Record summary: The RNA shown here (small-subunit ribosomal RNA) has 1489 nucleotides and comes from Picea mariana. The coordinates come from a structure-prediction model, not an experiment, and the mean pLDDT is 83. NCBI's taxonomy places the organism under Eukaryota, Streptophyta, Pinopsida, Conifers I, Picea. RNAcentral holds the sequence, with entries from SILVA.
RNA sequence: AGAGUUUGAUCCUAGCUCAGGAUGAAUGCUGGCGGCAUGCUUAACACAUGCAAGUCAGACGGGAAGUGGUGUUUCCAGUGGUGGAUGGGUGAGUAACGCGUAAGAACCUACCUUUGGGAGGGGAACAAUAGCUGGAAACAACUGCUAAUACCCCAUAGGCUGAGGAGAAAAAGGAGGAAUCCACCCAAGGAGGGGCUCGCAUAUGAUUAGUUAGUUGGUGAGGCAAUGGCUUACCAAGGCGACGAUCAGUAGCUAGUCCGAGAGGAUGAUCAGCCACACUGGGACUGAGACACGACCCAGACUCUUACGGGAGGUAGCAGUGGGGAAUUUUCCGCAAUGGGUGAAAGCCUGAUGGAGCAAUGUCACGUGAAGGCAGAAGGCCCACGGGUCAUGAACUUCUUUUCGUAGAGAAGAAACAAUGACGGUAUCUGAGGAAUAAGCAUCGGCUAACUCUAUGCCAGCAACCAUGGUAAGACAGAGGAUGCAAGCGUUAUUCGGAAUGAUUGGGUGUAAAGCGUCUGUAGGUGGCUUUUCAAGUCUGUCGUCAAAUCCCAGGGCUCAACCCUGGACAGGCGGUGGAAACUACCAAGCUGGAGUACGGUAGGGGCAGAGAAAAAUUUCCGAUGGAGAGGGAAUUUCCGGUGGAGCGGUGAAAUGUGUUGAGAUCAGAAAUAACACCAACGGUGAAAGCACUCUGAUGGGCCGACACUGACACUGAGAGACGAAAGCUAGGGGAGAAAAUGGGAUUAUAUACCCCAGUAGUCCUAGUCGUAAACAAUGGAUACUAAGUGCUGUGCAUAUCGACCCGCGCAGUGAUGUAGCUAACACGUUAAGUAUCUCUCCUGGGGAGUACAUUCACAAGAAUGAAACUAAAAGGAAUUGACGGGGGCUCGCACAAGCGGUGAAGCAUGUGGUUCAAUUCGAUGCAAAGUAAAGAACCUUACCAGGGAUUGACAUGCCGUGAAUCCUCCUAAAAGAGAGGAGUUCCUUUGGGAACGCAGACACAGGUGGUGCAUGGCUGUCAUUAGCUCAUGCCGUAAGGUGUUGGGUUAAGUCCCGCAACGAGUGCAACCCUCGUGUUUAGUUGCCAGCAUUGAGUUUGGAACCCUGAACAGACUGCCGGUGAUAAGCCGAAGGAAGGUGAGGAUGACGUCAAGUCAUCAUGCCCCUUACGCCCUGGGUGACACACGUGCUACAAUGACCAGGACAAAGGGUUGUGACCCCACGAGGGCAGGCUAACCUCAAAAACCUGGCCUCAGUUCGGAUUGCAGACUGCAACUCGCCUGCAUGAAGCCAGAAUUGCUAGUAAUCGUCGGUCAUCCAUACGGCGGUGAAUCCAUUCCCAGGCCUUGUACACACCGCCCGUCACACUAUGGGAGCUAGCCAUGCCCCAAGUCAUUACCUUAGCCGCAAGGAGGGGGAUGUUGAAGGCUAGUCUAGUGACUGGAGUGAAGUCGUAACACGGUAGUCGUAUUAGAAGGUGCGGCUG
Repeated sequence: AGAGUUUGAUCCUAGCUCAGGAUGAAUGCUGGCGGCAUGCUUAACACAUGCAAGUCAGACGGGAAGUGGUGUUUCCAGUGGUGGAUGGGUGAGUAACGCGUAAGAACCUACCUUUGGGAGGGGAACAAUAGCUGGAAACAACUGCUAAUACCCCAUAGGCUGAGGAGAAAAAGGAGGAAUCCACCCAAGGAGGGGCUCGCAUAUGAUUAGUUAGUUGGUGAGGCAAUGGCUUACCAAGGCGACGAUCAGUAGCUAGUCCGAGAGGAUGAUCAGCCACACUGGGACUGAGACACGACCCAGACUCUUACGGGAGGUAGCAGUGGGGAAUUUUCCGCAAUGGGUGAAAGCCUGAUGGAGCAAUGUCACGUGAAGGCAGAAGGCCCACGGGUCAUGAACUUCUUUUCGUAGAGAAGAAACAAUGACGGUAUCUGAGGAAUAAGCAUCGGCUAACUCUAUGCCAGCAACCAUGGUAAGACAGAGGAUGCAAGCGUUAUUCGGAAUGAUUGGGUGUAAAGCGUCUGUAGGUGGCUUUUCAAGUCUGUCGUCAAAUCCCAGGGCUCAACCCUGGACAGGCGGUGGAAACUACCAAGCUGGAGUACGGUAGGGGCAGAGAAAAAUUUCCGAUGGAGAGGGAAUUUCCGGUGGAGCGGUGAAAUGUGUUGAGAUCAGAAAUAACACCAACGGUGAAAGCACUCUGAUGGGCCGACACUGACACUGAGAGACGAAAGCUAGGGGAGAAAAUGGGAUUAUAUACCCCAGUAGUCCUAGUCGUAAACAAUGGAUACUAAGUGCUGUGCAUAUCGACCCGCGCAGUGAUGUAGCUAACACGUUAAGUAUCUCUCCUGGGGAGUACAUUCACAAGAAUGAAACUAAAAGGAAUUGACGGGGGCUCGCACAAGCGGUGAAGCAUGUGGUUCAAUUCGAUGCAAAGUAAAGAACCUUACCAGGGAUUGACAUGCCGUGAAUCCUCCUAAAAGAGAGGAGUUCCUUUGGGAACGCAGACACAGGUGGUGCAUGGCUGUCAUUAGCUCAUGCCGUAAGGUGUUGGGUUAAGUCCCGCAACGAGUGCAACCCUCGUGUUUAGUUGCCAGCAUUGAGUUUGGAACCCUGAACAGACUGCCGGUGAUAAGCCGAAGGAAGGUGAGGAUGACGUCAAGUCAUCAUGCCCCUUACGCCCUGGGUGACACACGUGCUACAAUGACCAGGACAAAGGGUUGUGACCCCACGAGGGCAGGCUAACCUCAAAAACCUGGCCUCAGUUCGGAUUGCAGACUGCAACUCGCCUGCAUGAAGCCAGAAUUGCUAGUAAUCGUCGGUCAUCCAUACGGCGGUGAAUCCAUUCCCAGGCCUUGUACACACCGCCCGUCACACUAUGGGAGCUAGCCAUGCCCCAAGUCAUUACCUUAGCCGCAAGGAGGGGGAUGUUGAAGGCUAGUCUAGUGACUGGAGUGAAGUCGUAACACGGUAGUCGUAUUAGAAGGUGCGGCUG
């Protein structure tokens, strides 16, 4: 310090997640030791038992022991003193002067301390106790006795109160032989402690906005230690609140602790300070101090007890129990230390405290051995089978002893002469012993260090996020290995960080979330220039304080460390005090630049009212103080009348509609309503919404000029107010056109739409209302500054002129370019989205949702404010490359068009589907499967089925034994196979044996046309023979990428030329290769024959000219000419030439696409079978047959069929072959057999064609299917299931619907011919060969396919894409809901406990007064005020639940449509209204996203 995750990739925005630290933790696995810490976070739930506050006999009486007596010792129930207000616990309540900090004045203070003074004289009781009574008990009553440091009175003192007179008002003794010591009283101080007041600070909600009645203040009185509405009577009507009162929910506060670079965020265990509480609520008493944890009274709940009458109790003290909970310890030791209470002291008490125990709860430290050791052992795992690794690790050798157990010694902590140690025989030290007693946990796809095998097969599972798992998983599980940490390691929870993800430091608002629709203006914030005053802010010196501990720094002590001790300090807060005066504020005085007023001009659809009557204005005429007249237009619709006579209207095409009762058309007239053509403009004006015929009235604002006046009067603006399109609402008018709804007609699968015919509300006016829009420049307002040129509007100056322009210089406004800068990019750019200042609004991931509830507004529709649960990991912006578009431009192709011939109808052949079957083996399935693999299924092939067989196998290698191999015959069987007989004895040799072959045996193994073409290689198809596909360097861009490759021409072509931030290159194109077309040279046999000979015949002699053959060359390049083009590339035309613009054809197939095809050609990973999914054999099947499709053949005839005669090819095959001639047969064919290993012989006849004849339009002399009979051939075999021949039979079919296909020249069409495979052949197929030989191309509009450029995109699995809503099902959370239940708070009333206070005429009473009666004072009772709990009444708020119901979200391959994304097929969208199963449709107005 960052990283992962949106995309095909990129940049940005934005959320989610991770790596770090911490914890009073919990949990899983594991666990050696010590030091120091820590340990009910939940039920302030209930508690058994024990202990936690006593002490003093030197205050007092008393009891007991003991004694002869005095004395002594001891006890402590009671009286009395002091302490139980400290210590210890807990955090329920409390949003408060409770806490923190800094101050203050009207107070109290036991013990301690300082100073001064004092203690004189008297008195009466009450406990204990004794007796008696009541009661179960707790306990209580009565009578009698008694002491004090208990109580009372008198006197006196300082002090107190009071103006004064005067008033009220203290004391106690004890110990000692004594000195003396300890106590006591008063007063004034101190220290420490406490009470009270106040400034500042102290969390959330406005969907809590008003609150308060002793409330705020005053006077009198009361009360208190003290101030005070603290209480009360009277008077006044105040007090608090947007700087957040009140209310609601939550919470002890702080020093500190954790995180963070810091600012800051979270937190408030242990330790320390303060507060509050003590079963719940109320109350007072005592006291220096309490409204009192281990005191009291009352009420309540609960528990225990009871003789039912009544009593007792309070662990939030220490242990402990139950319960709750994920979860938190011993019913331990000691007062030795430190401290506390009491006492004169010894001492006693002390669950405070000191210690030990339990717990890896945390932290710090140590250990589990060290050195050497390769036969690289065994074993595990992996493997390319060679080896590698665990691994110097172990074993083994040597050494050490922290730790461990054992034996011995043995502290400090004790301060005080001595004595005194719970911890503890502990820490520590020494000896001998023996490697001895001691390693786990998590992870290993990325983030994130660490990799392989096996098993599993979208299962089981994993997972913080991304993601993983569907048969080769580095992600699940196991194993081996590795990595990290280590007595711990992982997980979970919480919290800070990372997160600049609430931004003061330190963010944003054009398009990502975000500028209010616009303006006016209150509070607030901010504010021009000059000079004073002051010192609030600001700066600075100094003083006080912010407890200690902690943190930090420096030392020191435990062997180190943790831990502990000592000392020191920064920063910051608050307060006092001194100083400075620049800036801000304040005070005072000025200024004119900001702002405003007046003046002179000026432009304008600025707003309002009125009028098309009158008036006014304007114009015309008459004319002259004046009078009179005229006074929008075009369109639409309707009405009246004329002419006229058949349709009109409407659409893509139609129909509904309308018309002979006279439409439409046309002419004239009348009426009504709404809107204002041209001018008109990226022009004007207004705050915005908005504003346009003409005229008038009054009116608002702007701009320019000049510079008179005021003198900062300014800017912004929370709340508030005003205006605010369209739609909508209320009331009254009006209603021509167009038009939601609605009706009808079309379209359609449907059509609640688009289109058409009608048509109501509304649209218009008046008066109100509503308050919203994509109210947009998606850009708040104000001020200043920062290049340039240019268009338009308004206005001014200057120049010039007779005047008007041009040119030049300003101000204000409005546009389009563009520099710097800025921006994620797009873009913005003096009209900023630049540079700065001021101020306001708003944003903080998507959905849920602008929804619910609540409140305000509204007549309503609705508007404003505005959540949560839940849900998924993204949603989004800009730009890039593709792909796509029922977007555009250019262009090409037998793509269309123009033609010729077919397919689709028929019969047959063949292939496929389907069906059938024991089997109909398998593959190929749009183009790019279907006469395909198959260049040839009767057996074989053959993979399929039935049956019969053998099991190291039909085939390969290795071992052992044996025999040559091999051939013949017989028998059984369907064959394979089983059995029997016979013949036969190979080759080499070093004489041991070996080679080939056969048989038998055991084991390794063979074998598989079994699966996966979605694990693969190789091969192939297709886009496509389309013109594309890329790279290096450079340049541009943050980047993905772009440029090059685009543009202008041209080409068959990314072919070439020109231009250009590109310059070059590669692969494709073209060319090089083969065949055909011309010529030359060369060579002439088996081919050829002109001339010369010759024959039946190039048969033979001869020839090498020709043809032909086969080898080498030549030839064609837009080369030449003309035109055109840009003087280019090229194109057009002509010439020459055998051939002319690629001469024709072939081979040749870029980067890639389709998980295209093939595991059945072959090869191959993995899986599967192994007396069988392998092998052998016979027979069957692949040939089935209602039907559907593809590819072909033959035809339907006269351009023909048939008969007779006659002519002309090319290419190819042949010895297991081709087979001539001759003979036989009607023929297929048979017989004999010459020649030929082929330019020699042969297949072999070419056919269409030509000549002649016949047929005459008919299901025929067309057509040949089908069937019968008889034959031929091949073959072991012709039934299933071959081909051919002859005779006979003679089906459908008379040119073919929708639709569809091939072809541009030696092509289509047509005619025959050959070959491969092959015993034969189902070949009409496939691949070659030649013969005859056309028609048409205007043109690129349209259909299909492709290429390039551009545009839009919500697509990237890429339109076979994406995606919206209803409905149905399941689940989840949530709103409403008749109500029901519970709780907090609070009002009023009733009843009022204990208690304080007040009153008291009743009862009672030791001290004092009084001779007495009696009094003062006290107590009880009663009454009154107040008063907790309780009851009643009406409420606010909150929580839970609720029949039914509303929408929302999620899920899976459901249903219906197709609304959106492309012009998404009707552009989309915002507001509003209406309507419809649903998305949606339509109307009105707005926006361009």